[in-house]
Transfer RNA from a Candidatus Parcubacteria bacterium, 71 nucleotides, folded computationally. Its mean pLDDT, the model's own confidence on a scale to 100, is 85. Rfam family: tRNA. Rfam links the family to the GO term triplet codon-amino acid adaptor activity. The sequence was found in a public genome assembly.
């Protein structure tokens, strides 16, 4: 230089055009003499910009970051 993939919550991730889900973590509660465990609940997210569409996490373009292949 050329090519491919990935980017969603603090972390690991699901979601192939129609209300963004889960687990763990954190916080609160129940229980307990106290704590742990268990159970219940809460908080919190689509990398930036643009386009297509009635509607975009999803499709297209571009930028940025990361990973891999190749020279």
């Nucleotide at each position: 230089g050329g090519g491919a993939g990935c980017u969603u919550a603090g972390u690991u991730u699901a979601g192939c055009g129609g209300u963004a889900g889960a687990a763990c973590u954190u916080c609160g509660g129940u229980c307990u003499c106290c704590a742990a465990a268990a159970c219940c609940g809460a908080c919190g997210g689509c990398g930036g910009g643009g386009g297509u569409u009635c509607g975009a996490u999803u499709c297209c373009c571009u930028c940025a970051g990361c990973u891999c292949c190749u020279g």